RNAcentral holds the full RNA, with entries from ENA, Greengenes and SILVA. This is a predicted structure of a 521-nucleotide part of an RNA (small-subunit ribosomal RNA, 5' domain) from an uncultured bacterium.

[in-house]
Context: one part of a larger RNA
RNA sequence: GAUGAACGCUAGCGGCAGGCCUAAUACAUGCAAGUCGAACGGUAAAUAUUAUAGCAAUAUAGUAUGAGAGUGACGUACGGGUGCGUAACACGUAUGCAACCUACCCAAAACUGGAGGAUAGCUCGGGGAAACUCGAAUUAACCCUCCAUAAUAUGCUGGAGUGGCAUCACUAGAGCAUUAAAAUACAAGUGGUUUUGGAUGGGCAUGCGUCUGAUUAGUUAGUUGGCGGGGUAACGGCCCACCAAGACGAUGAUCAGUAGGGGAACUGAGAGGCUGAUCCCCCACACUGGCACUGAGAUACGGGCCAGACUCCUAUGGGAGGCAGCAGUAGGGAAUAUUGGUCAAUGGGUGAGAGCCUGAACCAGCCAUGCCGCGUGCAGGAAGAAGGCCUUCUGGGUUGUAAACUGCUUUUGCCAGGGGAUAAAAUGACUGUGCGCAGUUAAUUGAAGGUACCUGGUGAAUAAGCCACGGCUAACUACGUGCCAGCAGCCGCGGUAAUACGUAGGUGGCAAGCGUUGUCC
Numbered sequence: 001g002a003u004g005a006a007c008g009c010u011a012g013c014g015g016c017a018g019g020c021c022u023a024a025u026a027c028a029u030g031c032a033a034g035u036c037g038a039a040c041g042g043u044a045a046a047u048a049u050u051a052u053a054g055c056a057a058u059a060u061a062g063u064a065u066g067a068g069a070g071u072g073a074c075g076u077a078c079g080g081g082u083g084c085g086u087a088a089c090a091c092g093u094a095u096g097c098a099a100c101c102u103a104c105c106c107a108a109a110a111c112u113g114g115a116g117g118a119u120a121g122c123u124c125g126g127g128g129a130a131a132c133u134c135g136a137a138u139u140a141a142c143c144c145u146c147c148a149u150a151a152u153a154u155g156c157u158g159g160a161g162u163g164g165c166a167u168c169a170c171u172a173g174a175g176c177a178u179u180a181a182a183a184u185a186c187a188a189g190u191g192g193u194u195u196u197g198g199a200u201g202g203g204c205a206u207g208c209g210u211c212u213g214a215u216u217a218g219u220u221a222g223u224u225g226g227c228g229g230g231g232u233a234a235c236g237g238c239c240c241a242c243c244a245a246g247a248c249g250a251u252g253a254u255c256a257g258u259a260g261g262g263g264a265a266c267u268g269a270g271a272g273g274c275u276g277a278u279c280c281c282c283c284a285c286a287c288u289g290g291c292a293c294u295g296a297g298a299u300a301c302g303g304g305c306c307a308g309a310c311u312c313c314u315a316u317g318g319g320a321g322g323c324a325g326c327a328g329u330a331g332g333g334a335a336u337a338u339u340g341g342u343c344a345a346u347g348g349g350u351g352a353g354a355g356c357c358u359g360a361a362c363c364a365g366c367c368a369u370g371c372c373g374c375g376u377g378c379a380g381g382a383a384g385a386a387g388g389c390c391u392u393c394u395g396g397g398u399u400g401u402a403a404a405c406u407g408c409u410u411u412u413g414c415c416a417g418g419g420g421a422u423a424a425a426a427u428g429a430c431u432g433u434g435c436g437c438a439g440u441u442a443a444u445u446g447a448a449g450g451u452a453c454c455u456g457g458u459g460a461a462u463a464a465g466c467c468a469c470g471g472c473u474a475a476c477u478a479c480g481u482g483c484c485a486g487c488a489g490c491c492g493c494g495g496u497a498a499u500a501c502g503u504a505g506g507u508g509g510c511a512a513g514c515g516u517u518g519u520c521c
Base pairs, nucleotide, nucleotide: 001520002519003518005517006516007515008514009513012374013373014372015371016370017369018367019366020332025330026329027328029327030326031325034074035073036072039071040070046065047064048063049062050061051060052059053058081285082284083283090210091209092208093207094206095205096204097203100202101201105198106197107196108195109194110193111192112191113147114146115145116144117143123136124135125134126133127132153178154177155176156175157174160171161170162169163168183190184189211257212256213255218248219247220246223245224244225243226242228240229239230238260282261281262280263279264275266273267272287308288307289306290305291304310321311320312319313318338364340363341362342361346360347358348357349356350355377408378407379406380405387399388398389397390396391395413458414457415456416455417454418453422448428441429440430439431438432437465510466509467508468507469506470491471490472489476505477504478503479502480501486493487492
């Protein structure tokens, strides 16, 4: 000097930041991922309306609007959390893939023809305490299947040109075979399928760099390589059969310990040392261990299956759960906050859109935890008051212009009034246009918050402590104590005149803080 700090004493305000470093311990409760009726069948209550019957109340039937639940689609692989594991399967950096994938988005080319099938829901019936589940009948789709069509896709055949160290790559051809679709309220759009290119995101490979220990010296059989196959989006012992006997190691293999890595932060003149909180990038994990399914993408925090530990419910037959999301609770600890508000902005999901959802985010609350700023008054005022303390004691010194007193000011505080910056777009309507789009026009929208800010009023009114005073080190006397009580970072003080202990007065330093302790340089 620094700190995610803690402790003691003290404490006026504001701005900006930060806030479980320990038990990746266990978790009550609420919320944190939904959206779409313009994909689909359908519908309770209710409302409107029509018809019929009736004198009427009303009843019956139809139509329209119509929740929850269900099928389907997209999302849930993002965003948010934590640092267990990991010493190289990670990270950083560089190069490469002639060995790869990429939903949504953008650009371009072509197509979007026909036929069929089931199933949830609903209805009926059954089982169960519940979770849930079984059977029958029946129904729709952008659900599922089949047929047709077919190339710049895929596979095969056989050549040309250019390039490459090579497996081969690129360019322009030829022939054969294989492969697709879904529609929708209005008919203006939105979709669907195939293909190419782009963008974005990812996968893989290689070089170099990345802690400690030799009181760890040898390690390794799918081990190292080859051939062939399987598998993958893709290369590869990734996996398998066979063959060879290799591969790594004092330039530290293997083993053990510790540890998420980086951008960066702290310190230092630098070299370096130390750290990896907040913010950003990457990785790993989601009660513990294993496994796959779905999908463009996961081996999936708020999905599934199996096993285990734990907790809960139970009618004892059987079931349910996973806060290292935001709050919050218990426990642990020296120690770390509210079971708050809003989707107004930014961003995300979905939808044609209005909109809906969003503990992401933006805000507010708590904490001197840190940094920064402001204030606690200013000017005058000597009887140098009183009181305290010291003293050589009728006196003097000091506290001290300090106070009183006089005048002034009003930041902050308190009160009152004004005050919509952050929000102009999206959107709607109209006009033009084939659409996209362009133009015009109108309206609406603020959680924070009546906050920031501005104006006025009030009255010095609302606001100072902490540590030290032997030397290092700025600051001294008195009394008490008497090697006691105690102090102490080091040297050292204290045994009757202690500037070193305790108290008082005075003084010094810093100041809404001050001091102590821990840690790093």